Large-subunit ribosomal RNA, domain II from a hot springs metagenome, 678 nucleotides, folded computationally. The prediction has a mean pLDDT of 86.
Context: one part of a larger RNA
RNA sequence: UCCGGCGAGUUAUCCUGCGUGGCACGGUUAAGGCAGUGACAGCCGGAGCCGGAGUGAAAGCGAGCCUGCAUGAGGCGUUGGUCGCGCAGGAUAGACGCGAAACCACGUGAGCUACCCAUGGGCAGGCUGAAGCGUCCCUAACAGGACGUGGAGGGCCGCACCGGUGUGGGUUACAAACCGCUCGGAUGACCUGUGGGUAGGGGUGAAAUGCCAAUCGAACGUGGAGAUAGCUCGUUCUCCCCGAAAUGCAUUGAGGUGCAGCCGCGGGUAUGGCGCCGCUGGAGGUAGAGCACUGUUGUUGUGCGGGGGCUUCACCGCUUACCAAGCGACGGCAAACUCCGAAUGCCAGCGCGCGCGCACCGCGAGUGAGACGGCGGGUGCGAAUAUCCGUCGUCGAGAGGGAAACAACCCAGACCGCCAGCUAAGGCCCCUAAAUCACCGCUCAGUGGGAAAGGUUGUGGCGCCGCGUAGACAACCAGGAGGUUGGCUUAGAAGCAGCCAUCCUUGAAAGAGUGCGUAACAGCUCACUGGUCGAGUAGCGCUGCGCCGACGCUUUAACGGGGCAAAGCGGUGUGCCGACGCUGCGGGUUCUCUGCGGAGAACGGUAGGGGAGCGUCGUCCGGGGCGUGAAGCCGGCGCGGAAGCGCCGGUGGACCGCGGACGAGUGCGAAUGCCGGA
Numbered sequence: 001u002c003c004g005g006c007g008a009g010u011u012a013u014c015c016u017g018c019g020u021g022g023c024a025c026g027g028u029u030a031a032g033g034c035a036g037u038g039a040c041a042g043c044c045g046g047a048g049c050c051g052g053a054g055u056g057a058a059a060g061c062g063a064g065c066c067u068g069c070a071u072g073a074g075g076c077g078u079u080g081g082u083c084g085c086g087c088a089g090g091a092u093a094g095a096c097g098c099g100a101a102a103c104c105a106c107g108u109g110a111g112c113u114a115c116c117c118a119u120g121g122g123c124a125g126g127c128u129g130a131a132g133c134g135u136c137c138c139u140a141a142c143a144g145g146a147c148g149u150g151g152a153g154g155g156c157c158g159c160a161c162c163g164g165u166g167u168g169g170g171u172u173a174c175a176a177a178c179c180g181c182u183c184g185g186a187u188g189a190c191c192u193g194u195g196g197g198u199a200g201g202g203g204u205g206a207a208a209u210g211c212c213a214a215u216c217g218a219a220c221g222u223g224g225a226g227a228u229a230g231c232u233c234g235u236u237c238u239c240c241c242c243g244a245a246a247u248g249c250a251u252u253g254a255g256g257u258g259c260a261g262c263c264g265c266g267g268g269u270a271u272g273g274c275g276c277c278g279c280u281g282g283a284g285g286u287a288g289a290g291c292a293c294u295g296u297u298g299u300u301g302u303g304c305g306g307g308g309g310c311u312u313c314a315c316c317g318c319u320u321a322c323c324a325a326g327c328g329a330c331g332g333c334a335a336a337c338u339c340c341g342a343a344u345g346c347c348a349g350c351g352c353g354c355g356c357g358c359a360c361c362g363c364g365a366g367u368g369a370g371a372c373g374g375c376g377g378g379u380g381c382g383a384a385u386a387u388c389c390g391u392c393g394u395c396g397a398g399a400g401g402g403a404a405a406c407a408a409c410c411c412a413g414a415c416c417g418c419c420a421g422c423u424a425a426g427g428c429c430c431c432u433a434a435a436u437c438a439c440c441g442c443u444c445a446g447u448g449g450g451a452a453a454g455g456u457u458g459u460g461g462c463g464c465c466g467c468g469u470a471g472a473c474a475a476c477c478a479g480g481a482g483g484u485u486g487g488c489u490u491a492g493a494a495g496c497a498g499c500c501a502u503c504c505u506u507g508a509a510a511g512a513g514u515g516c517g518u519a520a521c522a523g524c525u526c527a528c529u530g531g532u533c534g535a536g537u538a539g540c541g542c543u544g545c546g547c548c549g550a551c552g553c554u555u556u557a558a559c560g561g562g563g564c565a566a567a568g569c570g571g572u573g574u575g576c577c578g579a580c581g582c583u584g585c586g587g588g589u590u591c592u593c594u595g596c597g598g599a600g601a602a603c604g605g606u607a608g609g610g611g612a613g614c615g616u617c618g619u620c621c622g623g624g625g626c627g628u629g630a631a632g633c634c635g636g637c638g639c640g641g642a643a644g645c646g647c648c649g650g651u652g653g654a655c656c657g658c659g660g661a662c663g664a665g666u667g668c669g670a671a672u673g674c675c676g677g678a
Stems, first nucleotide, its partner, number of pairs: 001678006011093013026050003032044003054061002064076004096234002099231001103224006114198009123188001125157003128153001132149006161185003166181004200216001202212003209218001237613006247260005261367002263364005272358001273356004277351006288340001289338002294334009305323002307320004370395010400411003415587004420583003426577003429562003435574001437573006448564001454548003458545007466537002475532005481505003486500003511526001515524002588603006614667001616664007624656002632651008
């Protein structure tokens, strides 16, 4: 990992409801009893229970009662019997199955290990050489010194022994802690044998929460015990109909639960209810707008009051490019502003019309983690596949076509079949079904086929305003002067460092000078003017498509690919392709209608509700098969909408179908399921 077998809503009592049956001028017996051998059936047994009247806290009253002054009003009543059987749900029990970690009781353990007690055993060899003692030296005497002797030490090196430092191996091992090398202790707080002691709310502990039999933050065994598990997992045949929720309120509540909401089933209702549409009548303060209120705000005028300056600052005054109430002008802002004020939505009435599995009652649920998208908002950064509301859609529980691929986007809701037709979104050069379709424009960037602020004399369209045949714009030729070197400043300042002024003349025109330049001049140049030339030229605004901005690491890699200057973009038109949509043809189920021929409608689906069936084992009744071969098994063929059922052949060798009724240890692929096998 696979195969086979086993494997999970049961039983008892009570309650509620539905179905079904008996009785109802009520229904029903319980324990127990009667005859019989007896299970059991029959018959007794009316104790008891339910019903037969309610209402009020109660006294009480009573088809009424209560509250109350009430003849008002309101609440509960004046109607839904009972006993079986079946089914569903609930309650109490282990209550669908498996699963804790734990808690408690009583026991078993110190043959492992910790510590203790008693009694034994063990420590090759070597090194060092304490005290004491002796001799000698020294001293007044001590002290001291030398040499011997001596043999101390949790002394030194190192076997046995006890450890377990580092590293390598081992890691389904030789081994549930080992092996090699290396290393620590090795006369001691040493090691060790035997016997004994301490026990789990405990012991022992040179103390790690260590150890107490491969188990220790509380041992192990058995029991309470099927502890409890708002948690995880699993929960077994088929088909048909309907079909959710991820919300509100509350919760020692937040992944649980209660009630409501939403789903199913039954009852029930039709001049009724709901939805759409039309008409009519309403409530309202959002969007927008506005500034009349509450606030806020820009510029400005006026200006109470205040600040500063001046003053014979005591008063009174004068002044001010300061602040500034109020008022005026022009102009803004607001979720918690409103003199105003929609569209929608909401409420109600009416209505031919269209549509609806409809109010209400009873029973059965599930859901109470939602997700993304559009729109209106809050939070956040006008961040997030973020988060929180509202509203609609989709997914959830929805397949099919499109978006290359892609729950949530676009199209569209799959009863079954068809090698038929039409369309939707989206497409029609090839991959790849359908236009290399027609016409008008745009783009030259492979833009298309990723991106901002910003930049752009790229190019198309529209508009505004100058100059221009009395000759513009560009280029070229020429002029560009005089007072004057303006005044000041300065060493100098002459158009051209800087300051001030910026006039006059001649003239076609020429600045008290646009830039370069000089130490200062000079020089070059511009503005401005004439000429040559001969038709446009300068500036601004709006807009379409482009361009730059544009940098990432294996390999093109920012069209799905090929490839495309149309096969790109905008517009117009015709055609075609394209889905489980629609149509056609055939078939099925349910419902409705029916003139009984038929017609119409519906049939995606998770949680979940309802309905109808198949199969297994057993009991009873009926009727059958079978040694001329039962069941089972193997194979072939057939039938049914499914679960399934049948026929034939072989094998097998003794039981087994069918119809009806009844009863269940009644269906396996999953539970890190259990047992066995491979």